[in-house]
RNA sequence: CGGGCUGUAGCUUAGUAGGUAGAGCGCCAGGCUGGGGGUCUGGAGGUCGCUGGUUCAAGUCCAGUCAGCCCGACCA
Numbered sequence: 001c002g003g004g005c006u007g008u009a010g011c012u013u014a015g016u017a018g019g020u021a022g023a024g025c026g027c028c029a030g031g032c033u034g035g036g037g038g039u040c041u042g043g044a045g046g047u048c049g050c051u052g053g054u055u056c057a058a059g060u061c062c063a064g065u066c067a068g069c070c071c072g073a074c075c076a
Base pairs, nucleotide, nucleotide: 001072002071003070004069005068006067007066010025011024012023013022019056027043028042029041030040031039032038049065050064051063052062053061
């Protein structure tokens, strides 16, 4: 320098032909228990790496860009 993959709540992740964001763990509150643990119920928490574009509408398409990983080239 060229190419590819990945980037969604604190963590691990789902999201089929674009239609308006879900789960598990964790966290908070409460119930059961003498307490812990465990279990049950409820709740908070993300606008989808970032910027821009297309569209009535984008996590999902397009362009650029950043980070991580991999391959190649170059150099030695």